[in-house]
RNA sequence: CCGUGCUAGGUGGGGAGCUAGCGGUGCCCUGUACCCGCAACCCGCUCUAGCGGGGCCGAUGCCCGCCCGCGGCCCGGAUGGCCCGGGAACGCCCCGAGCGUGGCAGCGAUGAAGGCCGGGUCCCGCGCGACGCCAACCUGCGAACCCCGUCAGGACCGGAAGGUAGCAGCGGUAAGCGGGCGCUGGCGGGUGCCGCGGGGUUGCCUGACCGGAGCUGCCCGCCCGAGUGGCGACCGAGUCGUCCGUGGACAACGGCGGGUGCACGG
Numbered sequence: 001c002c003g004u005g006c007u008a009g010g011u012g013g014g015g016a017g018c019u020a021g022c023g024g025u026g027c028c029c030u031g032u033a034c035c036c037g038c039a040a041c042c043c044g045c046u047c048u049a050g051c052g053g054g055g056c057c058g059a060u061g062c063c064c065g066c067c068c069g070c071g072g073c074c075c076g077g078a079u080g081g082c083c084c085g086g087g088a089a090c091g092c093c094c095c096g097a098g099c100g101u102g103g104c105a106g107c108g109a110u111g112a113a114g115g116c117c118g119g120g121u122c123c124c125g126c127g128c129g130a131c132g133c134c135a136a137c138c139u140g141c142g143a144a145c146c147c148c149g150u151c152a153g154g155a156c157c158g159g160a161a162g163g164u165a166g167c168a169g170c171g172g173u174a175a176g177c178g179g180g181c182g183c184u185g186g187c188g189g190g191u192g193c194c195g196c197g198g199g200g201u202u203g204c205c206u207g208a209c210c211g212g213a214g215c216u217g218c219c220c221g222c223c224c225g226a227g228u229g230g231c232g233a234c235c236g237a238g239u240c241g242u243c244c245g246u247g248g249a250c251a252a253c254g255g256c257g258g259g260u261g262c263a264c265g266g
Base pairs, nucleotide, nucleotide: 001266002265003264004263005262006261009057010056011055012030013029014028015027020046021045022044023043024042034054035053036052037051038050062259063258064257065256066255067254071250073248074247075245076244077243078242079241080240081239082238084236085235086234090232091231092230093229094227095225096224098222099221100220102219103218104217105216106215107214114210115209117207118206119205120204121203122199123198124197125196126195127194128192129191131188132187133186134185135184137180138179139178140177141176147172148171149170150169155164156163157162
């Protein structure tokens, strides 16, 4: 160096995620690479690696180091959307006050603003009236007997004259029941186009007088104030993107370099 048979090993790798950790299923990258079963409210494992079964290759199609670097991840910065919070230093809207040779409308010499004196509306007291109730008054009814008068008949006493009690009837009345309500007294209140006195008067209505030209509403503009009500701006946190970085750890594919077991025979 060649041949035969083995063994180690290989039969894709990687990122994020999950996990105590590792590998796998699922997602993504790379790009072509044996098959079957299992797996996200997961599956398998416990230290270098999916587990179980089958097949193939077999020391090169393997292993190691360096370079390149797809790709996702992390960090930092900028920026956009969404969302949460903040404070009141900004703008607009909302709210309040003021101002204007501003605009429109209305009122005003049949008298504006303003001033002054009243009246009403409001409160208190008194009176008067109306209404209602009660009493009183008037009137009707109203007692088998235990109310009154008169008491037929009858009864009782008496020798008689006469006397006594007294039912029914008739007349009357008490309590009570009913009616009337003009007059009288008392009481009441969601009572009154009533009267008198007092109080109050910020608002509204109204009258007289003085006065002598403004006044009111809305809009617009300016200015001031206030709340933090809304929107925006600002500041901060979060989340989803986009871009940037001699940034960081990993890293497929690819490139370069190195390494390569055992036995037998030639």
RNAcentral holds the sequence, with entries from ENA. This is a predicted structure of a 266-nucleotide RNA (Bacterial large signal recognition particle RNA) from an Actinomycetota bacterium. Of the family's consensus pairs, 93% are formed in the model. NCBI's taxonomy places the organism under Bacteria, Bacillati, Actinomycetota. The gene name in the source record is ffs.